[in-house]
The part of an RNA shown here (small-subunit ribosomal RNA, 5' domain) has 558 nucleotides and comes from a metagenome. The coordinates come from a structure-prediction model, not an experiment, and the mean pLDDT is 84.
Context: one part of a larger RNA
RNA sequence: GAACGAACGCUGGCAGCGUGGAUUAGGCAUGCAAGUCGAACGAGAAGCUGGAGAUUCAAUCCCUCGGGAGAGAAUCAUCAGUGGAUAAUGGCGGAAGGGUGAGUAACGCGUGGGCAAUCUGCCCUCAAGUUGGGGAUAACUUCGCGAAAGCGGAGCUAAUACCGAAUGUGAACUUUCCAGGCAUCUGGAAAGUUCAAAGGUGGGGACCUUUAGGGGCCUAUCGCUUGGGGAGGAGCCCGCGUCCUAUCAGCUUGUUGGUGAGGUAAUGGCUCACCAAGGCUUACGGGUAGCUGGUCUGAGAGGAUGGUCAGCCACACUGGGACUGAGACACUGCCCAGACUCCUACGGGAGGCUGCAGUCGAGGAUCAUUCGCAAUGCGCGAAAGCGUGACGAUGCGACGCUGCGUGGAGGAUGACGGCCUUAGGGUUGUAAACUCCUGUCAUUCAGGAACAAUUGUUCCGGUGUUAAUAGCACCGGAAUUUGAUGGUACUGGAAGAGGAAGCCACGGCUAACUCUGUGCCAGCAGCCGCGGUAACACAGAGGUGGCAAGCGUUGUUC
Numbered sequence: 001g002a003a004c005g006a007a008c009g010c011u012g013g014c015a016g017c018g019u020g021g022a023u024u025a026g027g028c029a030u031g032c033a034a035g036u037c038g039a040a041c042g043a044g045a046a047g048c049u050g051g052a053g054a055u056u057c058a059a060u061c062c063c064u065c066g067g068g069a070g071a072g073a074a075u076c077a078u079c080a081g082u083g084g085a086u087a088a089u090g091g092c093g094g095a096a097g098g099g100u101g102a103g104u105a106a107c108g109c110g111u112g113g114g115c116a117a118u119c120u121g122c123c124c125u126c127a128a129g130u131u132g133g134g135g136a137u138a139a140c141u142u143c144g145c146g147a148a149a150g151c152g153g154a155g156c157u158a159a160u161a162c163c164g165a166a167u168g169u170g171a172a173c174u175u176u177c178c179a180g181g182c183a184u185c186u187g188g189a190a191a192g193u194u195c196a197a198a199g200g201u202g203g204g205g206a207c208c209u210u211u212a213g214g215g216g217c218c219u220a221u222c223g224c225u226u227g228g229g230g231a232g233g234a235g236c237c238c239g240c241g242u243c244c245u246a247u248c249a250g251c252u253u254g255u256u257g258g259u260g261a262g263g264u265a266a267u268g269g270c271u272c273a274c275c276a277a278g279g280c281u282u283a284c285g286g287g288u289a290g291c292u293g294g295u296c297u298g299a300g301a302g303g304a305u306g307g308u309c310a311g312c313c314a315c316a317c318u319g320g321g322a323c324u325g326a327g328a329c330a331c332u333g334c335c336c337a338g339a340c341u342c343c344u345a346c347g348g349g350a351g352g353c354u355g356c357a358g359u360c361g362a363g364g365a366u367c368a369u370u371c372g373c374a375a376u377g378c379g380c381g382a383a384a385g386c387g388u389g390a391c392g393a394u395g396c397g398a399c400g401c402u403g404c405g406u407g408g409a410g411g412a413u414g415a416c417g418g419c420c421u422u423a424g425g426g427u428u429g430u431a432a433a434c435u436c437c438u439g440u441c442a443u444u445c446a447g448g449a450a451c452a453a454u455u456g457u458u459c460c461g462g463u464g465u466u467a468a469u470a471g472c473a474c475c476g477g478a479a480u481u482u483g484a485u486g487g488u489a490c491u492g493g494a495a496g497a498g499g500a501a502g503c504c505a506c507g508g509c510u511a512a513c514u515c516u517g518u519g520c521c522a523g524c525a526g527c528c529g530c531g532g533u534a535a536c537a538c539a540g541a542g543g544u545g546g547c548a549a550g551c552g553u554u555g556u557u558c
Base pairs, nucleotide, nucleotide: 001558002557003556004555006554007553008552009551010550013404014403015402016401017400018399019397020396026360027359028358030357031356032355035092036091037090040089043086047082048081049080050079051078053076054075055074056073057072060069061068062067099315100314101313108242109241110240111239112238113237114236115235118234119233120232123230124229125228126227127226128225129224130223131165133163134162140155141154142153143152144151145150170195171194172193173192174191175190176189177188178187179186180185199222200221201220202219203218204217207216208215209214243287244286245285250280251279252278255277256276257275258274259273260272261271262270290312291311292310293309294305295304296303297302317338318337319336320335321334340351341350342349343348368394370393371392372391376390377388378387379386380385407437408436409435410434417428418427419426420425441499443494444493445492446491447490456480457479458478459477460476461475462474463473464472465471502547503546504545505544506543507528508527509526513542514541515540516539517538523530524529
């Protein structure tokens, strides 16, 4: 000199863009952060409509004045339809997105290769199929146990839930043959064995069926099953690189290799049996640490660093384990153990903010318990849509960077005041007053965006599918509809210099000097050093220098 996720002191006008728990991976009240599909499926609350009924009130009418009839209204339970809250079964998603850096010196990361040793839901594409049956079970009803969390028995019922059977384009395995290949491999042919499926929704001329509704049948679309290929994703292996320490010199027994078996999607001591006795050398041990693109500094070489953003990895109260699944050994899933907190009827239960806010603690130190799904993206859904503390916004903090302002021109009796003085004057100083202007920002009044593209609905036209002028899909056009930020940005008008300057330094390094006080005291100080009666070095004042909405100090890096 430059830099910072900074902190502290004094001071503080506005805007834009960034950025903000670095310490206790310490503990957490409260709310929210993962749902969705009724076009898979059986129930089905409120509400609404209608039918008949009961009770009460009642305009009005009859009347022998006791009473009776009664349009209509209210309430109640019931039946039918509509409706679709709500749980339940089922499907997909809860392995993404979000957080943190504890652990890890490792094929963890970076980079370059390999898998003839592999898997892959959704998506794209190609081929073939989607036949015909069965038995349950939740919800629900009912009974029981329990303080609760919850649990058990009996009964009913559905499916794209579950289970047989058929078929086998094909795939897997075994055997044989042929061709190719660097390899235990690839391709083809034959034989044998094994292995599938589920339906939903819309429309319809003829034909068949049904009391009717409807169904068969045809068709469109969304699915389902078996395979081939792809895309994207994941797993594994290898070369090289990746901090300090020898005051750590030897380490290793599943250890090193082989054979065989098991296991895995897959190779492999990954595991096991047997055999051989090997293997490693900055190893082994200890300390520290997530790695990288990058960032800071530097002319560079290098040094330091890894916050925000992006890629990879690891973790989810601590330790262990598997289940489900295409994918996890799973942050807001399950089981066991432990510590902690809470509830309890003492028998037993509940919980996990290293998600967004927020709270306590520790700390020099780090924000709102805000608004919205309008945009972008993700999940589900045919779609409308629903969900989304991802995200988009606003708020707080001079924490950083950038921009703007706090006025401009004129103005000398060089005013008053202050300070100094050789008492003449000098200086503050064109500075002020005063005159004439300007109107950025702030204030106020008015107008007022972009981010919106879609989707849906209606209408028109076209193309395709089809038996079809239904329907559906696609394309084009028209109308309509959707904004959290926000009456914000921006634009125009109005008034008036009005509302807006501080901080540090002044002995040398180092730009900037005098007076007063103090008297080795009080104090200053980055280094040299100042202060013991004339201190340009302490304290105050005037003046001056520097930077400026900041200025200094401290810490850290180059």